Large-subunit ribosomal RNA, half B from a Candidatus Woesearchaeota archaeon, 1182 nucleotides, folded computationally.

Context: one part of a larger RNA
C1' cells in the first nucleotide's frame, strides 16, 4: 500500500444514481397483534415479558428391586410438569446457530422455468376461459416409401392456435386481407369432338369443360380498423343543442403526465427547510382502451420505484489493531512485451498532439522502495460508421422455382339400368308467299291408281297446325273416291323411284350423369385355401391446371461536402461561370427537350414590321381609315444565343425535293479508332417551281433519342427442303415495336443475432483551421434619467479580440489515442465574486451604482435530477468565470449514453425499426522505459585520507487567510429617522506545523468475568482474538500549542517643482507618496554552485558484535569492559480488581449435600515503563 477482518467519542445516510456494503434483528414459551381479505390467509403483523445456578417440594411416567397391606406403596436410574425459596454477573438462546420492521404505488395472480461462462425478469409457463379441425383406414406429426408416434386412446377425446387465477366486464366495423359456404352466368389446361394447314403430321382455330378465380353471402376471442370543420344557453367559459363534410365503422365502459404524455420539471393538492422523485387528483390522450383483452384484486416476489422507524464508520473525518501479502535474506523459477537508440523539460516546427527537428533551459553515474503523468503505453488487422456489382441469417403481395395440397383427363379398371345426348340404319312422319277448288318440300318417271281384306260421309279419341286444314285409330256406313283434261301459277297433283328439311319409333355403337350388382381386380378386418365389409370408388402410376416462404437460388443501381432522406446535377440544347484560339469542374448560377406543322414544308412573284404624333361617320384609351415619323424598338411554331427588310417576316399562285441509290467531310468524341443519332457537302436518277439564271435532299442554325435478341411488314436476279401449280425454313435490304440507371441485367426487404475484406479515400469522440453562431470589448450617440448624450441607461451602424458555445471544412488517427457526468488530486489564465489600494457619483452618513490597480488567499453546505446546467432551502466576506485530450477510468465509480433479453406507444403486411420511453445487463493487465515522490552508494571538486562550523548561488512556502463582536460611539453625519472610520481589545473559521500532560479512540501486550468442548474429577490450561467488561505505552483527533511586525522598490491614483506652449499642467528633464500583490526579513533544502566556495583542528575511519531517540533494504544514532548498550534481577510506577488453598457462614434437607457470601487478601497476575544492579552477552586475536 493493498487483500480478508476487528474495535471507534459526538452527529446518524448529512454519502451515494440508489442505505451499496456493514451494524441492528434473530432459537424456544408465554401475553397480545392493526388494514385488507377470495374468511382461507395476513401472521412469527406490530408490540411486550421470560430464559442461568443452587436447594426442597409437586405432577405424569418408563424400567429394576423390595413388600404381611398390592388398580397400591417405598427405593435406586431416568423421562417430565410445576411452585416456592436461595444466589451470581456488566451481560443466563453469555460461544456457535439465529427474520430488521411498517406503510404507499407499479408489473406478474401464485409454486415454477429461462440466456451452462455478463440479462432470473414485468419475459416463459400454468390452473380458467375461447376459437378451430377431427366419427377413426379420424386430424395432427415424423418419413421416398413400408412403417411408426398420438393411442392397445375414442368428442368429458386427440392436436393447433389465442387469453392468461379470481371479481366484473369484453363495445361498433365484413369496405380491405384472410378463412368457410353459395354459384344461374363470365373466364379458364390437357384430354376429347369438330374445321384448318391439298392428304398424314407437327401446328393453328373452335367447341365442350375440373378445380381455382370473377361473382354472391357469412366470420372480428380471424389479420386487422375504430374522423374532420362550423355554429349555438340572459356576465364570462364550456356546449347538452343544431348544421355539414365524409367512412367499412367514426373509440362504448373503464382508465389516464401512466413500464404509454413530445411540448414536460403540464396544473393542483400532500410529502420536505428545499423534491426534474413518490403519492392523491384534473383530462388539453403528440400516439389509452376492451382475450394483439380493459379495469379492479388478498396472498406471493433475490422483480421496478417512493417513504417512515431502528440501526450503524456510507459520510462529517478519519484513527487504530489482527492475519496474509508487500518489504528483507535463502532455494526454485514463469509470461507479456520488445525496430533502433547516448531513451530530460519548455516554447516553436512539422501530414494540424514530438525524449529523437529547432532554440533555449536542464541534466556527475549507479541503485532500492513507491506512485501511475507521458510513451497518443500493452493486450485485439475497430464491433461504430462507409465502402466490396462480399457472406449469412430472417422476412414478405421481390424474381424464378421445388415440395405438399386441390382438381381435369388416362391407365390399373369389370358388369347392369335409367335419364339425357351424337352418329349411323330401318319404319313412319311434316312441308300453307301469292294466284290457284286448296297447306304444291325437290328431281325423274308417269296415264291411270285405289276401293267387299269395305270408298266417299258422319260419330267419337289422338298427334301436327300458319286455325284454313292435314293425318292416324277405333266405330258407323255403304259404293264409290282421287287423277289426267282445263284454270291457275316459276312449278300441277293419282301412282311409282331416289333426294332434302322437319317430327317421331325401334336398333346399332359410343359420350355423359345419375344409381345398382360384385362369380371378379383393387383395399380392410378376422378363430384366415375361407369368411365378412368396402368396391371399380379409393390407393398408386401418368399428364394438365390451380394453390403453393413450408423450402430452394438469387436480386434488392449510380451520383452523393459521410451515408441515409431528399433531389437528378444520369440522354440531350441554349446563356453565364471560362481567364478575348479549343478544350475545361462543382447537388454552380439562369432557362428548355423527350415535341409540333401536308403547312407552319418547297418555288415563283409581291409587300414591310412594332410604336409614337396629327386627322378623320358612328368609334370611346385601345376596332376599320388617312398622312408624318420610325433600322426593326417586330415578327421569325417552342427555351436562349446568334442570324434575317425589294428578307429568313407577311401574303398569293402553282406545287409535294419531308424523295430514291452511292461516295466524302465534320460533331457527339477522349489530337485519330467501334456501333448509334445529327449536320454539311457532292455524284447520278426522278420531279416541283420558274420566262430564266436557278432554287428545293423538310422547318433561319443550334435540342425532339435508342443496339443486340425476339416479333411483325415490304422488297429479293441468294440459297435449302418439298411440289403438278405451288408452300415452307434461312439469308440480304428497308421500315415499325424499347430499353429515360437514356452504348440498352429479367430483380423486394431486415439484421441491435451477426460475419469476412478493406478503409482515416468517408462519419460520431477529441485535436487541427475558420469563426456564420457564442463570449467580451471598443467606437458613433438616436434617446431615457423633471433639466442634462456620457453618474446610470443606451437603439440604428462601424471595427475587433478570444477561441468557451454551436456550426463548417474532412487535414491527423479506424492492424482501435477508452465515450457523459460523479469522485480524487495538481497547476495555471484574468474578462475580480470577497478581501486590499484608488476614482467618479443623479456620493451627507449608512447601504449602493459604474469604473482603475491587483490573481496572494478564498470562493462552501444541502433537495429532486445520471446529469454538465438549471430551479430551489439555509448560511456566507463572497458562495466569480474558464483551460490544462469538453484535465484526470493502465486512479475509483458505471447513474446516463451504446451489444446481446423484455414490455409500452408508435410505425412496417413482415422480419424490424424510433437523438421516444422503461427494466436488466463482464470495467483486463506482475510498470521495460521517461517523469515525480523518497532513500542509499560511489565519482569529481589534483598535490593529505579527515573531522568540524560555517557562507549561500538557487529552490520552495500563504503560512497565514478571512471574519464576528465589544471600544471609538449612539460620537462624526444627518431634519430626523438613522448612523460610519483610523486605532485598541477579545473571540470564531479555514489552513499550516508540531505534539501526547489532558479529553476521546484503538490497544489480537496484560487482568477479570462467562458460553461450548477437550485434557477422568480438582487446581490449572487448549480450542473459537468465542463472546462480554476493563486498559498501560505506543500511534492518534474529535484533543492540546504555536500561527506577530517592520523594511525596500512599485501598481493604479495623489502630489512638488517644472518646460515644451512667456500661461496653466504631476512629467518631458528631477522629486515624493501610495496596495493582501512584488523583493527582503521568517522557516526548510541547498558546495555536483565545474566559477565545483570559505575557516578551525588535525591522524585515523569503516564492517564485525550489543543496540535504539533510527529504520523497509540501507542508511542514521548510541554503547563496546576505562562498559549501564541490552538481556535478566531488584525497587518503583502502572493495569486488572481481591487469586490457589483452607476456615467460617449459608436458602434448605434426616442425612450426605449445597449455588454462593465473608476472612487471610489493595490480593493473586502482568508489564514494550523508569531507577538501582556487571548476573548474561557487547571477548580475544588479527
Nucleotide at each position: 500500500u493493498g487483500u480478508a477482518g476487528u474495535u471507534a467519542a459526538g452527529g446518524g445516510a448529512a454519502u451515494u444514481c440508489g442505505g451499496c456494503a456493514a451494524u441492528c434483528u434473530a432459537g424456544c414459551c408465554c401475553c397480545g397483534u392493526a388494514u385488507c381479505u377470495u374468511c382461507g390467509g395476513u401472521a412469527g403483523a406490530a408490540g411486550g415479558g421470560g430464559u442461568c445456578c443452587c436447594u426442597g417440594g409437586u405432577u405424569u411416567u418408563g424400567u429394576a428391586c423390595a413388600u404381611g397391606u398390592a388398580u397400591g406403596u417405598g427405593u435406586g436410574c431416568g423421562a417430565u410438569c410445576u411452585c416456592a425459596g436461595g444466589g451470581u454477573g456488566c451481560a443466563a438462546u453469555a460461544a456457535c446457530u439465529a427474520a430488521g420492521g411498517c406503510g404507499g404505488u407499479c408489473c406478474g395472480a401464485c409454486u415454477g422455468u429461462u440466456u451452462a461462462a455478463c440479462a432470473a425478469a414485468a419475459a416463459c409457463a400454468u390452473a380458467a376461459c375461447c376459437a378451430a379441425c377431427u366419427g377413426c383406414u379420424a386430424g395432427g406429426c415424423u418419413g421416398u416409401a413400408a412403417a411408426g408416434c398420438u393411442g392397445u386412446g375414442a368428442a368429458u377425446a386427440g392436436u393447433u392456435g389465442g387469453u392468461g387465477a379470481c371479481g366484473u366486464c369484453u363495445g361498433c366495423c365484413c369496405a380491405g386481407u384472410g378463412c368457410c359456404a353459395g354459384u344461374a352466368c363470365u373466364u379458364u389446361a390437357a384430354a376429347c369432338u369438330c374445321c384448318u394447314u391439298u392428304u398424314c403430321a407437327a401446328g393453328g382455330g373452335a367447341g365442350c369443360u375440373a378445380a381455382g378465380a370473377g361473382c354472391u353471402g357469412g366470420u372480428a376471442a380471424a389479420c386487422g380498423g375504430c374522423g374532420g370543420g362550423a355554429g349555438u344557453a340572459a356576465c364570462u367559459a364550456u356546449a347538452a343543442c343544431u348544421c355539414u363534410c365524409u367512412u367499412a365503422a367514426g373509440g362504448u365502459a373503464g382508465c389516464g403526465a401512466a413500464a404509454c404524455g413530445c411540448c414536460u420539471u403540464g396544473c393542483c393538492g400532500u410529502u420536505u427547510g428545499a423534491u426534474u422523485g413518490a403519492c392523491g387528483g384534473c383530462c388539453u390522450g403528440c400516439a389509452u382502451g376492451a382475450a394483439u383483452g380493459g379495469c379492479g384484486u388478498a396472498a406471493c416476489g433475490a422483480g421496478a420505484u417512493c417513504g417512515c422507524u431502528g440501526c450503524u464508520g456510507u459520510c462529517c473525518c478519519u484513527a487504530a489493531c489482527u492475519a496474509c501479502a508487500a518489504c528483507c535474506c535463502u532455494c526454485c523459477g514463469a509470461a507479456c512485451a520488445c525496430u533502433c537508440u547516448u531513451u530530460u523539460c519548455u516554447g516553436g516546427u512539422g501530414c494540424a498532439a514530438a525524449g529523437g527537428c529547432c532554440a533555449g533551459a536542464g541534466a556527475c553515474u549507479u541503485c532500492c522502495a513507491g506512485u501511475g503523468g507521458g510513451a497518443a503505453g500493452c493486450g485485439a488487422a475497430g464491433a461504430c460508421c462507409c465502402c466490396g456489382u462480399g457472406a449469412a441469417a430472417c422476412u414478405u403481395u421481390a424474381c424464378u422455382g421445388u415440395a405438399g395440397c386441390c382438381u381435369g383427363u388416362u391407365g390399373u379398371u369389370g358388369u347392369g339400368u335409367g335419364g339425357c345426348g351424337a352418329a349411323g340404319u330401318u319404319g313412319a312422319u311434316u312441308g300453307u308467299a301469292u294466284a290457284g277448288c286448296g297447306u304444291a318440300a325437290g328431281u325423274g318417271g308417269g296415264a291411270g291408281u285405289u276401293g267387299u281384306u269395305u270408298a266417299a260421309g258422319c260419330u267419337u279419341g289422338g298427334a301436327c297446325g300458319c286455325c284454313a286444314g292435314u293425318u292416324c285409330a277405333a266405330g258407323u256406313g255403304u259404293a264409290g273416291a282421287c287423277g289426267c283434261c282445263g284454270a291457275u301459277g316459276u312449278a300441277a297433283c293419282a301412282c311409282c323411284a331416289c333426294u332434302c328439311u322437319u317430327u317421331u319409333a325401334g336398333c346399332u355403337u359410343u359420350g355423359u350423369c345419375a344409381u345398382g350388382c360384385u362369380u371378379g381386380a383393387c383395399c380392410u378386418g378376422c378363430a384366415a385355401u375361407g369368411c365378412a365389409g368396402g368396391g371399380a370408388c379409393a390407393g398408386c402410376g401418368a399428364u394438365a391446371g390451380g394453390u403453393g416462404g413450408a423450402c430452394a437460388g438469387u436480386u434488392u443501381g449510380g451520383c452523393u461536402g459521410g451515408g441515409g432522406c431528399g433531389g437528378c446535377a444520369c440522354g440531350c440544347u441554349g446563356u453565364u461561370g471560362a481567364a478575348a484560339g479549343g478544350a475545361u469542374a462543382u447537388c454552380a448560377a439562369c432557362a428548355g427537350c423527350g415535341c409540333c406543322c401536308a403547312a407552319a414544308g418547297g418555288u415563283u412573284u409581291g409587300c414591310u414590321c412594332c410604336g409614337a404624333c396629327g386627322g378623320g361617320u358612328c368609334a370611346g384609351a385601345a376596332a376599320u381609315c388617312c398622312g408624318u415619323u420610325u433600322u426593326a424598338g417586330a415578327g421569325u411554331g417552342u427555351a436562349a444565343g446568334a442570324g434575317c427588310a425589294a428578307a429568313a417576316g407577311c401574303a398569293a399562285g402553282c406545287c409535294u425535293a419531308a424523295c430514291u441509290g452511292g461516295g466524302a467531310u465534320g460533331g457527339u468524341u477522349a489530337c485519330u479508332c467501334g456501333a448509334g443519332c445529327c449536320a454539311u457537302u457532292u455524284c447520278a436518277g426522278u420531279a416541283u417551281c420558274g420566262a430564266a439564271a436557278g432554287a428545293u435532299u423538310g422547318g433561319u442554325c443550334u435540342a425532339g433519342c435508342g443496339a443486340u435478341c425476339c416479333a411483325u411488314u415490304a422488297c429479293u436476279u441468294c440459297u435449302c427442303c418439298u411440289u403438278g401449280u405451288u408452300g415452307g425454313g434461312g439469308g440480304g435490304u428497308a421500315g415499325u415495336g424499347u430499353u429515360g440507371a437514356c452504348c440498352g441485367a429479367a430483380a423486394a426487404g431486415u439484421u441491435a443475432c451477426u460475419c469476412c475484406g478493406g478503409g482515416g479515400a468517408u462519419a460520431a469522440c477529441a485535436g487541427a483551421g475558420u469563426u456564420g453562431u457564442c463570449g467580451c470589448g471598443c467606437u458613433c450617440g438616436a434617446g431615457a434619467g423633471c433639466u442634462c448624450g456620457u453618474a446610470u441607461c443606451g437603439a440604428c451602424g462601424g471595427c475587433g479580440c478570444g477561441g468557451c458555445u454551436u456550426g463548417c471544412u474532412a487535414c491527423a488517427u479506424c492492424g482501435a489515442u477508452g465515450u457523459c457526468g460523479g469522485c480524487u488530486c495538481u497547476u495555471c489564465c484574468u474578462a475580480u465574486c470577497c478581501u486590499g489600494g484608488c476614482c467618479g457619483u443623479g456620493c451627507a452618513g449608512a447601504a449602493g451604482c459604474g469604473g482603475c490597480c491587483a490573481a496572494g488567499g478564498g470562493u462552501g453546505u444541502g433537495g429532486g435530477u445520471g446529469u454538465u446546467c438549471a430551479c430551489c432551502a439555509a448560511u456566507u466576506a463572497a458562495a466569480a468565470g474558464g483551460g490544462a485530450u469538453c484535465g484526470u477510468g493502465a486512479g475509483c465509480u458505471g447513474g446516463g449514453u451504446u451489444c446481446a433479453g423484455u414490455a409500452c406507444g408508435c410505425u412496417g403486411u413482415g422480419a424490424g425499426g424510433c437523438a421516444g420511453u422503461a427494466u436488466g445487463u463482464a470495467u483486463g493487465a506482475u510498470a521495460u522505459c521517461u517523469a515525480c515522490u523518497g532513500g542509499a552508494a560511489g565519482u569529481g571538486u589534483a598535490g593529505g585520507a579527515g573531522u568540524a562550523u560555517c557562507u549561500g548561488a538557487u529552490a520552495g512556502g500563504a503560512a497565514g487567510g478571512c471574519u464576528u463582536u465589544u471600544u471609538u460611539a449612539g460620537u462624526a453625519c444627518g431634519a430626523g429617522a438613522g448612523g460610519a472610520a483610523c486605532g485598541a481589545a477579545a473571540g470564531g473559521u479555514c489552513g499550516a506545523u508540531g505534539c501526547c500532560a489532558c479529553u476521546g479512540g484503538u490497544u489480537u501486550a496484560c487482568c477479570g468475568g462467562u458460553u461450548a468442548u477437550c485434557c477422568g474429577a480438582c487446581a490449572g490450561g487448549g480450542u473459537a482474538g468465542g463472546c462480554c467488561g476493563g486498559g498501560c505505552a505506543g500511534c492518534u483527533a474529535c484533543g492540546c500549542a504555536u500561527u506577530a511586525g517592520g523594511g525596500g522598490a512599485u501598481a493604479a491614483g495623489c502630489g512638488c517643482u517644472g518646460a515644451a506652449a512667456g500661461c496653466a499642467u504631476c512629467u518631458a528633464a528631477g522629486c515624493g507618496u501610495g496596495a493582501a500583490g512584488c523583493c527582503c526579513u521568517c522557516c526548510u533544502a541547498g558546495a555536483a554552485a565545474a566559477g565545483a566556495g570559505a575557516u578551525a583542528c588535525a591522524a585515523g575511519a569503516a564492517u564485525g558484535c550489543c543496540u535504539a531517540u533510527a529504520g523497509a533494504a540501507c542508511a542514521u544514532a548510541g554503547g563496546g569492559u576505562u562498559g549501564a548498550u541490552a538481556g535478566a534481577a531488584a525497587c518503583g510506577g502502572u493495569g486488572u480488581g481481591u487469586a490457589c488453598a483452607u476456615g467460617u457462614c449459608a436458602a434448605g434437607g434426616c442425612a450426605a449435600c449445597g449455588a454462593g457470601a465473608c476472612a487471610u487478601u489493595c490480593a493473586g497476575c502482568a508489564c514494550g515503563c523508569g531507577u538501582u544492579u556487571a548476573c548474561u552477552a557487547a571477548u580475544u586475536c588479527a